[in-house]
RNA sequence: CAUCAAGAGGGGUGGAGGGACUGGCCCGAAGAAGCCCCGGCAACCACCGAGGACCUUGCGUCCGAGAUAGGUGCCAACUCCAGCAGGCGCUGUACGAAGGCCUGGAAGAUG
Numbered sequence: 001c002a003u004c005a006a007g008a009g010g011g012g013u014g015g016a017g018g019g020a021c022u023g024g025c026c027c028g029a030a031g032a033a034g035c036c037c038c039g040g041c042a043a044c045c046a047c048c049g050a051g052g053a054c055c056u057u058g059c060g061u062c063c064g065a066g067a068u069a070g071g072u073g074c075c076a077a078c079u080c081c082a083g084c085a086g087g088c089g090c091u092g093u094a095c096g097a098a099g100g101c102c103u104g105g106a107a108g109a110u111g
Base pairs, nucleotide, nucleotide: 001111002110003109004108009038010037011036012035013034017027018026019025021083022082023081024080039075040074041073044071045070048066051063052062053061054060055058079107084104085103086102087101088100090099091098
């Protein structure tokens, strides 16, 4: 800096945790994490590239539909939800509290 609403799981081993943190809410002995094998998703990077732009005209620079799947990543729940701030002809209430929805941010994840 970019992306985060889509997508994609079986087996073995292991034996109680896991979903970053906090609070919720979930997943888990019909077997959690970790490790191994196989499979899959995706297309950030690399490679290839129809075509195009530029001037300094060359082993030039740049853009690039697309293609592939080598390097990462990922394969419960929107990043599971919220956390901070703002908004709302929403629910609710005597007022307030509480809740709902939307936007932005923070934090985090991946490249």

SAM riboswitch aptamer (S box leader) from a soil metagenome, 111 nucleotides, folded computationally. Its Rfam family is "SAM riboswitch aptamer (S box leader)". Its family is annotated with regulation of gene expression in the Gene Ontology.